[in-house]
Molecule: SAM riboswitch aptamer (S box leader)
Organism: uncultured Cytophagales bacterium
C1' cells in the first nucleotide's frame, strides 16, 4: 500500500522534556490549550482482537498489538419521521486478524 472479516455509546493518568497551536483531511459547528495543550519519553492503567499456559467450562495469566477529553467530539450523503429537530444507513477514518 490492495482486498476480506469483525469491532467503534463502556473502559483507563501521573511524572519529565518541550512551548503554540491541537481535536486525520477539506468546509461548518463545538470543545481542548500558556492554570503549558497536541507531541516525545518514563512509569501506571483500560481492554480483551490474535497468540502460548491454565480449567470440566470460567476465572486467571505469557506474548505481540491497541488504547487512556468530548459517540470515531458533532454536521456533510441518503432514507424515513411535516421546517431549526430525531431516527437508521452510507462514505471516510481508526484497531485487530488474515491478505496481494
Nucleotide at each position: 500500500c490492495u482486498c476480506u472479516u469483525a469491532u467503534c455509546a463502556a473502559g483507563a493518568a501521573a511524572g519529565a522534556c518541550g512551548g503554540a497551536g491541537g481535536g486525520a483531511a477539506c468546509g461548518g459547528g463545538c470543545c481542548c490549550u500558556u492554570u503549558g495543550a497536541u507531541g516525545u519519553c518514563u512509569u501506571g492503567g483500560c481492554a480483551a482482537c490474535c497468540u502460548g499456559g491454565g480449567u470440566a467450562a470460567u476465572a486467571c495469566u505469557u506474548g505481540g498489538u491497541g488504547c487512556c477529553a468530548a459517540c470515531u467530539c458533532c454536521c456533510g450523503c441518503u432514507u424515513g419521521g411535516a421546517u431549526u429537530c430525531c431516527a437508521a444507513g452510507g462514505u471516510a477514518g481508526a484497531u485487530a486478524a488474515g491478505u496481494u